Source information:
This is a predicted structure of an 89-nucleotide RNA (c-di-GMP-I riboswitch aptamer) from Brevibacillus sp. IT-7CA2. Its Rfam family is "c-di-GMP-I riboswitch aptamer". Gene Ontology term of the family: cyclic-di-GMP binding. The RNAcentral record of the sequence draws on ENA, Rfam and Ribocentre. Taxonomically the source falls in Brevibacillus (Bacteria, Bacillota, Caryophanales, Paenibacillaceae). Its mean pLDDT, the model's own confidence on a scale to 100, is 82.

[in-house]
RNA sequence: AUAUCGAAACGGCAUACCCGGGGAAAUCCGGCGACGCAAAGCUACAGGGGCUACCUCCGCAACAGCGGACACGCUUGCCAGCUACCGAA
Numbered sequence: 001a002u003a004u005c006g007a008a009a010c011g012g013c014a015u016a017c018c019c020g021g022g023g024a025a026a027u028c029c030g031g032c033g034a035c036g037c038a039a040a041g042c043u044a045c046a047g048g049g050g051c052u053a054c055c056u057c058c059g060c061a062a063c064a065g066c067g068g069a070c071a072c073g074c075u076u077g078c079c080a081g082c083u084a085c086c087g088a089a
Stems, first nucleotide, its partner, number of pairs: 005087002012037002018031005035077001041082003047079002049075003056069005
């Protein structure tokens, strides 16, 4: 120095609940708060997985609705890809 790894230190991020806001929803943003995280940094027209279904389509129904399918919506704190601080064993 590289790969692996994760002791210590400096520090970093922030789950659930609750409050305010956006959205049809999934979920996102801000506040509060810490379940956890050694990439819980970045990437969702890069792949797989997962979530949701306004619109649309199909069926029933009949002008009220009900059921089903669908991502163009979302998720990187599911896996993954890329990059990176510190340095004990």